Bacterial small signal recognition particle RNA from an Acidimicrobiaceae bacterium, 99 nucleotides, folded computationally. Its mean pLDDT, the model's own confidence on a scale to 100, is 77. Its Rfam family is "Bacterial small signal recognition particle RNA". The family's RNA type in Rfam is non-coding RNA gene.
RNA sequence: GGCUGGGCCCUGCGCGGCGUAGGUCGGUGAACCGGGUCAGGGCCGGAAGGCAGCAGCCCUCAGCCGCUUCCUACGGGUGCCGCAGUAAGCCUGGCCGUC
Numbered sequence: 001g002g003c004u005g006g007g008c009c010c011u012g013c014g015c016g017g018c019g020u021a022g023g024u025c026g027g028u029g030a031a032c033c034g035g036g037u038c039a040g041g042g043c044c045g046g047a048a049g050g051c052a053g054c055a056g057c058c059c060u061c062a063g064c065c066g067c068u069u070c071c072u073a074c075g076g077g078u079g080c081c082g083c084a085g086u087a088a089g090c091c092u093g094g095c096c097g098u099c
Stems, first nucleotide, its partner, number of pairs: 001096008010085005015079002018075006025066004034059004042051003
C1' cells in the first nucleotide's frame, strides 16, 4: 500500500415494552318528545269484545362511569433485542506485496 473480516456510529425492517386515542366488555342510562308489555282507570259497544294508553317492569339510542384482559392506529432521547445495509469517521484482526 492492496484485499478482506469484526466492533462502535448511522439507517431500514421486525419483535417486545411504554404512552395516547379509539374499539370490545361491564354498569348506568328517556317524567313527555325510543320500543315492548301494559295493573288501575278511561273510551266505544245491548253484549261478546275492542281501542287508546298513565304508572310499573323489560330492552335500548345518544351520553356518562369503570376495568385494563383482548384488538386497532399513532408516537419516541423505549430496549446493552434480532436481522440486514452502508458513505464517511474511529478501533481492531487475518492474508498478500513492498521498503